[in-house]
Context: one part of a larger RNA
RNA sequence: UGAUGGGGGCUUGCACAAGUGGUGGAGCAUGUGGUUUAAUUCGAUGCAAAGCAAAGAACCUUACCAGGGCUUGACAUGCCGUGAAUCCUCUUGAAAGAGAGGGGUGCCCUCAGGAACGCGGACACAGGUGGUGCAUGGCUAUCGUCAGCUCAUGUUGUAAGGUGUAGGGUUAAGUCCUGCAAUGAGUGCAACCCUCAUGUUUAGUUACCACCAUUGAGUUCGAAACCUUGAAUAGACUGCCGGUGAUAAGCCUAAGGAAGGUGAGGAUGACAUCAAGUCAUCAUGCCCCUUAUGCCCUAGGUGACACACGUGCUACAAUGGGCAGGACAAAGGGUUGUGAUCCUGCGAGGGUGAGCUAACUCCAAAAACCCAUCCUCAAUUUGGAUUGCAGUUUGCAACUUGCCUGCAUGAAGCCAAAAUCGCUAGUAAUCAUCAGUUAGCCAUAUGGUAGCGAAUUCAUUCCCAGGCCUUGUACA
Numbered sequence: 001u002g003a004u005g006g007g008g009g010c011u012u013g014c015a016c017a018a019g020u021g022g023u024g025g026a027g028c029a030u031g032u033g034g035u036u037u038a039a040u041u042c043g044a045u046g047c048a049a050a051g052c053a054a055a056g057a058a059c060c061u062u063a064c065c066a067g068g069g070c071u072u073g074a075c076a077u078g079c080c081g082u083g084a085a086u087c088c089u090c091u092u093g094a095a096a097g098a099g100a101g102g103g104g105u106g107c108c109c110u111c112a113g114g115a116a117c118g119c120g121g122a123c124a125c126a127g128g129u130g131g132u133g134c135a136u137g138g139c140u141a142u143c144g145u146c147a148g149c150u151c152a153u154g155u156u157g158u159a160a161g162g163u164g165u166a167g168g169g170u171u172a173a174g175u176c177c178u179g180c181a182a183u184g185a186g187u188g189c190a191a192c193c194c195u196c197a198u199g200u201u202u203a204g205u206u207a208c209c210a211c212c213a214u215u216g217a218g219u220u221c222g223a224a225a226c227c228u229u230g231a232a233u234a235g236a237c238u239g240c241c242g243g244u245g246a247u248a249a250g251c252c253u254a255a256g257g258a259a260g261g262u263g264a265g266g267a268u269g270a271c272a273u274c275a276a277g278u279c280a281u282c283a284u285g286c287c288c289c290u291u292a293u294g295c296c297c298u299a300g301g302u303g304a305c306a307c308a309c310g311u312g313c314u315a316c317a318a319u320g321g322g323c324a325g326g327a328c329a330a331a332g333g334g335u336u337g338u339g340a341u342c343c344u345g346c347g348a349g350g351g352u353g354a355g356c357u358a359a360c361u362c363c364a365a366a367a368a369c370c371c372a373u374c375c376u377c378a379a380u381u382u383g384g385a386u387u388g389c390a391g392u393u394u395g396c397a398a399c400u401u402g403c404c405u406g407c408a409u410g411a412a413g414c415c416a417a418a419a420u421c422g423c424u425a426g427u428a429a430u431c432a433u434c435a436g437u438u439a440g441c442c443a444u445a446u447g448g449u450a451g452c453g454a455a456u457u458c459a460u461u462c463c464c465a466g467g468c469c470u471u472g473u474a475c476a
Stems, first nucleotide, its partner, number of pairs: 001476002003473003007470007015460001019423005026314008034305002043052001064300001066298005073125001077124002079121005087102006107114002127289002130287003136283002138278003148187006154163003167178003193266004198234007209222001213220001237260001242252003303442001320375003325370002332363003337356002342351003382413001387408005393402001430451001432449004
């Protein structure tokens, strides 16, 4: 100087407490371990692995396995020979491929040849999702959006080092004030950026409709007020009043204001730590394979199943379930697309194909909610697993192994032990909706969007983690 203590002081945090809803019990979905397997490809393993990489494994993907094939190779550059290339037919084969036949000559041109492409040959070489993340770059997680981490000069100490950055206040903050052998500076903090919340100006189409007409209808004429959408701009700064404080920084009220003390959310992540993660995004040193650890194809596997764990969904019901009628969104996406209308089917769907390259048209119905009615506490009109039959759709193909529909079937589950997790406000809880990735989809996932909308916080004694100061130590 650090590390550490069931030492001390100060302090912060959904850390505890106060509350609320879960997990742990059930069924299913999904990931992991284990086991099994020809293969169940590989990586990730306390927090910080386990709905993770994967924004989507039927083939492909695909790296694994079995079988069938290739060896200058699927891909790159160079050399030689030959034919332009593309194309069509047949045989064989599971396909990859192998064999045979036919047709056919373009472009530039100095008529030598050349460009592009195919086939054959010899070598240099290609190739490797093979190993090492403990050889590396780059990227990332974590502590932690915690308030720290350092330097120059000076000064002090024999030195390692100290000081600055230890005091007194204050802050979300090494934020600011004050004091001081320190004086300054850098990086973090804050601000500058984006979104939301209010107004003003400007612009009115595809958006809007107060007034005047008009229509079944903002439909049309029109209007520029409102709403809304873009752009520009104003606004919040402890600015003002009072109190308190050291005449400071600040803190506590009040006023005005759409918003008040960081207005809310995001982006932004210091020096370091963990030989943390990734050689399978990519790049790369070294090592290894080279008729195979490379390449092509067919089928299988990654989807197995005594079991264990994680993350979720659906429930166990009456604050509910069924049925009928009625109301209100936001944000997205669409031409390889979205698909209105009409017809048809109980339905998933099918036929038709208007409009829309979108403030115009379509997806699109928002649902919880309101009103009316049935059920009346029961394993039930709860719950929907499982299974059977019949279908639809995408696709070359749905058996292993897709989604969806109808009829039938109707399992466990009556609120869950020890333990454990999230959350402080438009939050939790609850309700729907959209997108990306698709031919299709195993999405109950992930990421957005709006609707409805709580309870509690006495306080820091204790548990956990962090920061500053101080102290003990047989530790470095």
About this RNA: The prediction has a mean pLDDT of 80. This is a predicted structure of a 476-nucleotide part of an RNA (small-subunit ribosomal RNA, 3' major domain) from Trichopus zeylanicus subsp. travancoricus. RNAcentral holds the full RNA, with entries from SILVA. The organism belongs to Trichopus zeylanicus, within Eukaryota.